[in-house]
Context: one part of a larger RNA
Molecule: small-subunit ribosomal RNA, 3' major domain
Organism: uncultured Gammaproteobacteria bacterium
RNA sequence: UGACGGGGGCCCGCACAAGCGGGGGAGCAUGUGGUUUAAUUCGAUGCAACGCGAAGAACCUUACCAGCCCUUGACAUCCUCGGAAUCUUUUAGAGAUAAAAGAGUGCCUUCGGGAAUCGAGUGACAGGGGCUGCAUGGCUGUCGUCAGCUCGUGUCGUGAGAUGUUGGGUUAAGUCCCGCAACGAGCGCAACCCUUUUCCUUAGUUGCCAGCACGUAAAGGGGGGAACUCUAAGGAGACUGCCGGGGAUAAACCGGAGGAAGGGGGGGAUGACGUCAAGUCAUCAUGGCCCUUAUGUCCUGGGCUACACACAUGCUACAAUGGUUGAUACAAUGGGUCGCUAAGCCGAGAGGGGGAGCCAAUCCCAUCAAAGUCAAUCUCAGUUCGGAUUGCAGGCUGAAACUCGCCUGCAUGAAGUUGGAAUCGCUAGUAAUCGUGGGUCAGCAAUACCACGGGGAAUACGUUCCCGGGCCUUGCACA
Numbered sequence: 001u002g003a004c005g006g007g008g009g010c011c012c013g014c015a016c017a018a019g020c021g022g023g024g025g026a027g028c029a030u031g032u033g034g035u036u037u038a039a040u041u042c043g044a045u046g047c048a049a050c051g052c053g054a055a056g057a058a059c060c061u062u063a064c065c066a067g068c069c070c071u072u073g074a075c076a077u078c079c080u081c082g083g084a085a086u087c088u089u090u091u092a093g094a095g096a097u098a099a100a101a102g103a104g105u106g107c108c109u110u111c112g113g114g115a116a117u118c119g120a121g122u123g124a125c126a127g128g129g130g131c132u133g134c135a136u137g138g139c140u141g142u143c144g145u146c147a148g149c150u151c152g153u154g155u156c157g158u159g160a161g162a163u164g165u166u167g168g169g170u171u172a173a174g175u176c177c178c179g180c181a182a183c184g185a186g187c188g189c190a191a192c193c194c195u196u197u198u199c200c201u202u203a204g205u206u207g208c209c210a211g212c213a214c215g216u217a218a219a220g221g222g223g224g225g226a227a228c229u230c231u232a233a234g235g236a237g238a239c240u241g242c243c244g245g246g247g248a249u250a251a252a253c254c255g256g257a258g259g260a261a262g263g264g265g266g267g268g269a270u271g272a273c274g275u276c277a278a279g280u281c282a283u284c285a286u287g288g289c290c291c292u293u294a295u296g297u298c299c300u301g302g303g304c305u306a307c308a309c310a311c312a313u314g315c316u317a318c319a320a321u322g323g324u325u326g327a328u329a330c331a332a333u334g335g336g337u338c339g340c341u342a343a344g345c346c347g348a349g350a351g352g353g354g355g356a357g358c359c360a361a362u363c364c365c366a367u368c369a370a371a372g373u374c375a376a377u378c379u380c381a382g383u384u385c386g387g388a389u390u391g392c393a394g395g396c397u398g399a400a401a402c403u404c405g406c407c408u409g410c411a412u413g414a415a416g417u418u419g420g421a422a423u424c425g426c427u428a429g430u431a432a433u434c435g436u437g438g439g440u441c442a443g444c445a446a447u448a449c450c451a452c453g454g455g456g457a458a459u460a461c462g463u464u465c466c467c468g469g470g471c472c473u474u475g476c477a478c479a
Base pairs, nucleotide, nucleotide: 001479002478004475005474007473008472009471010470011469012468013467015463016462019426020425021424022423026316027315028314029313030312031311032310033309034307035306042053043052064302065301066300067299070296073125077124078123079121080120081119082118083117086103087102088101089100090099091098092097107114108113127291128290130289131288132287136285137284138280139279140278141276143274148187149186150185151184152183153182154163155162156161167178168177169176193268194267195266196265198236199235200234201233202232203231204230208225209224212223214221239262242256243255244254245253318419322378323377324376325375326374327373328372334365335364336363339358340357345352346351385416390411391410392409393408394407395406396405433454434453435452436451437450438449
């Protein structure tokens, strides 16, 4: 000087407390451990691994296993020789591949050949998802969006170092003010950026419809309009600016006015010096080591989907604030040409068929919702709760759904009556609840993830205690 203390002081955070809802019990989904296996590819392992890499394992992917093959190789450059390239067919085989037949002979040319491509040969070499993340780059997590981390000059100290950065206030903040052997500065904080909340101007189609009028069973559907909504460009607006209080005459704080918004308005992006030899050699790159008729490459089939069990994250429930049936209302974000697919038609349904429109403020997904509202029924039961499991019949994608896809209908109807110890999230348009869209994607194991809107709470006395953190100080047998 740091780190540490079941030392002290001050302060903060859904840290506790006050509340609301969960997980832990059940069934299922997914991940992991373990076990099993020919293989169950590999990585991630307290917080900070475990719906994680994987924004989609039937083949492919795929790295694993078994079997069949290849050896200058599936891929790149160079050299020699031959054939244009390319296309079609047959046979064998699980295929990779092997054998054979046929069509075709193009472009440039100095007529030597060349370009592109295929085959054969030779070696230089290719190749490696093989090892080392404790050799590395890059990227990332984490403490933590915590308020800190430093430097120059000066001064003090023999020196390690100190000072500044401590102190008095204040703040979300090393934020600002005052003081001070310090004076300044840098990286962080804040602001500048995006979005949302109000208004104005400009613009008016594919969006809008107030007034005028045509029209319909109904409908901005047609004329027309440019007000409103909206769209998208530019501006205005919030700055403790104004008033009062108290404060040290300061910084700030408390209250008020006006205002759509008030003291950081809400949300996002943004992550200092560093820590964990944290994670990644399997995104990629890369040193070293290793393999080179195999640790490379091709193919078929299997596996990654196993299953006495244990854990993690979720979904669905255990019902009446509910289930079922009928009627009826209101969104936003998005996506679409190898695509989204309308109307009318068929089917009880998944779906089939059809083909209008749309490269999209126009058409479609998409009646664009569900919870909601109205009415009826059920009457507390393992039930008209709950839907696992299983049987049968179908549909779709795709060469192909046996291992191993999703969906529909009928039947079947399991556990489960609110969950021990212990434990998690959340302070407002939040939690809880309701549905919708998207990426990946032929299809889908999505209950995941990322977004979007609908309706919409309770509680916070307070900082004694638990956990994490910041500043000062003290002790120290630690570095």